[in-house]
RNA sequence: GGGCGAUUGGCUCAGCUGGCUAGAGCGCCACGGUGACAACGUGGAGAUCAUUGGUUCGAGUCCAAUAUCGCCCACCA
Numbered sequence: 001g002g003g004c005g006a007u008u009g010g011c012u013c014a015g016c017u018g019g020c021u022a023g024a025g026c027g028c029c030a031c032g033g034u035g036a037c038a039a040c041g042u043g044g045a046g047a048u049c050a051u052u053g054g055u056u057c058g059a060g061u062c063c064a065a066u067a068u069c070g071c072c073c074a075c076c077a
Stems, first nucleotide, its partner, number of pairs: 001073007010026004019057001028044005050066005
């Protein structure tokens, strides 16, 4: 330098063929529960979907650029 993949709550991940309010598990908070913890149950908070721009009536999803991480290839004295 070239190619490919990933980026979504604190963490790990889903999200198909673009469609109404973005979900799950773990964790966190409150209550129940317990002698007290834990397990378990109920409820709740938390993501402007890496950034910017574009396409579209409509974008997590399509396109482009950029950034970070990973893998492969090439080059160099």
Record summary: This is a predicted structure of a 77-nucleotide RNA (transfer RNA) from a Tissierellia bacterium. It matches the Rfam family "tRNA". From the family's description: Transfer RNA (tRNA) molecules are approximately 80 nucleotides in length.